[in-house]
Context: one part of a larger RNA
Order: sequence, then structure tokens, then C1' cells
RNA sequence: CUGGGCUUAAAGGGUGCGUAGGCGGUUCGUUAAGUCAGUGGUGAAAUUUAAUGGUUUAAUUGUUGAAUUGCCAUUGAUAUUGAUGGACUUGAGUGUGCUAGGGGUGAGCGGAAUGAGUGGUGUAGUGGUGAAAUGUGUAGAUAUUAUUUGGAAGGUUGGAGUUGAAGGGGGCUCACUGGGGCACAAUUGACGCUGAGGCACGAAAGCGUGGGGAGUAAAUAGGAUUAGAUAUCCUGGUAGUUUACGCUGUAAAUGAUGAGCACUAGGUGGUUGCACAGUGUGGUGUGACCGUUGGAGAAAAAUUGUUAAGUGCUCCGCCUGGGGAGUAUGGUCGCAAGGCUGAAACUC
Repeated sequence: CUGGGCUUAAAGGGUGCGUAGGCGGUUCGUUAAGUCAGUGGUGAAAUUUAAUGGUUUAAUUGUUGAAUUGCCAUUGAUAUUGAUGGACUUGAGUGUGCUAGGGGUGAGCGGAAUGAGUGGUGUAGUGGUGAAAUGUGUAGAUAUUAUUUGGAAGGUUGGAGUUGAAGGGGGCUCACUGGGGCACAAUUGACGCUGAGGCACGAAAGCGUGGGGAGUAAAUAGGAUUAGAUAUCCUGGUAGUUUACGCUGUAAAUGAUGAGCACUAGGUGGUUGCACAGUGUGGUGUGACCGUUGGAGAAAAAUUGUUAAGUGCUCCGCCUGGGGAGUAUGGUCGCAAGGCUGAAACUC
């Protein structure tokens, strides 16, 4: 390379948008580049191969044919691919009318709880644990009550529920704003799918600068435990957690399952539209999404099973024994931490 694979054995990029490229709906012309057929030329010889001659046979060797799967020219064919011109509406988009939602950004507001300040009541403990101690308290704590202040997080509703491309999103109100679904079939007329590079987004931790700092809490101090205890448990406690603007770009970023299209039994729930008949709490039909169970099929099995891991097609990414190693080196990005790319010797 040809293959064979990628839920769990090695292997799906964290996610999207999109350039080049690859692939691409129905129909009618034209063309004839790919494709197919015929003819001509060329494809040196040796080699290869078939028949046959010679050396007693054979290797070796002579003669003739084939092959030389290719290239060029030319004459045709037009189903199919391409090119080009026209048409179409089912793919895709637009429109009109409805519709559900913690989708996003910003601003304002509210209550519970924890902490702190101040005042009142009140007196000896409190706190913590397996048990204690450190801690805290007669300079009046804990408890209770009034009031003030500050930060963070949203209880109940809340759901196997919903939404977003993913990461993720949950108090209330307002403003701005993205996407989805259904009905109609008005409109454009293949405008599509995928997507190397590229660009954007991307939990937590971490980094830079300026705010903020209640609770919590790496580091750290003390008290216990223990043979020891650099842990667990307790009392404290700083970065961080919060916010604005930048950076980082990684996760078991998981459905460990790339995206799109088509096809292939059902049963039963949930969310949300539409239509019909009807009124009754309910019924019938038809969409979109999320579950559960399961036949065929698939699978090493577990399982999966119209949300496929089934049957096919298109495009991208990735794998090729374990360790060495996601290391070294080079390159590149980053303030750094580090990220991305990524070997070999050797060894089993």
C1' cells in the first nucleotide's frame, strides 16, 4: 500500500462554523472529456511463454507464434459520470400564522440562612468528638431579642421534566437577542451533505491587572489518633471560590458510540404542537423531541435494537503488540504552569 477495524479489546477529533477538496435530486436537449467498441501505427533484441528442430537425454541452444496488460492516431456508440443550455419541486432555504422552553447578554429588585457590628434580657459555661483537647467565655460568651451591614448561593415548585452545538443553563421583573417545533404550501429553484488547513466557542483548576471577600477552604498552625501519622477527626486559617477585562485550551470534555441521508416488527410512558368528530374526565388521526421494553438482524459476549452497535451510500478523524512514552528532540503556541505536534535505542 491492499486490507481489517474504532461502546467495553489499540482506535471518534471536546464542540460548532466554514475554505480547498470529495460526493450529490427529477427531466429534456447539445457535446463526447472520462467510459465502451472497431481499425491503423508503435510497444528493439534478449528475457517470459506455446509448438517444434538439434546436442543420445537434460541444462544450454535454433526457428515460428503468442504475450508485451501500454502509448498515439482515427472511425463510431451515448446507458452512465463530466461539461454546457433549458425546465421541475420532493432535498435545502425564505414567507405568513401559531407555539413550548433554567437558551444567551445586561440592568434592577426580593426573601430565607450563615457571619460580623451595636443595644436589650440573662449567667456560667460553650463548642467539638468515638472519647477528648486545642479554641472561646465573668473584659459577660453560648442562648434569646431588636436593629444595622456585607458577600455568596437560590430552598419549595422540580419531574426518568426542559433547553443548548458542546462546555453548560434554575429566585423575581424588565430590556435586547439566538435557535427549535407545528400548520399553510405563498415564494426561490438543488441554492445540498461532509469538511484537510483555518476561525470561533470551550467545566474545574491555574495565570495577569483592578475590585470584592460572608461561608467554605488547597497551603499552613495547633489539638487529638497512632509504634509513627507529613493522613483520617477537631479548632483556627491564606490563596482560591465571587466580579470586570485579558490569558490558558485541558477533563472519565462519556452515550467511553463523528456528521448527513435512506431503508428495516412491535408494545408502553413522558414533554410539546396540529387536525377531526364530540362534549365527558375522555376519543381518533398526524408531526417534533426525550425515555423504557423488545422481534428480526448484529455482536466474542455484555448488550444493542427506527435515538442501531441492523442494511446501504457520502465525507472527515483515528488505530496497527506491551513497556520505553505522550518521554526525548525539533517546530509552534503560552506571562508562566504547560498545550499541540511527536520518535528511537533498548527490552518482554
Molecule: small-subunit ribosomal RNA, central domain
Organism: metagenome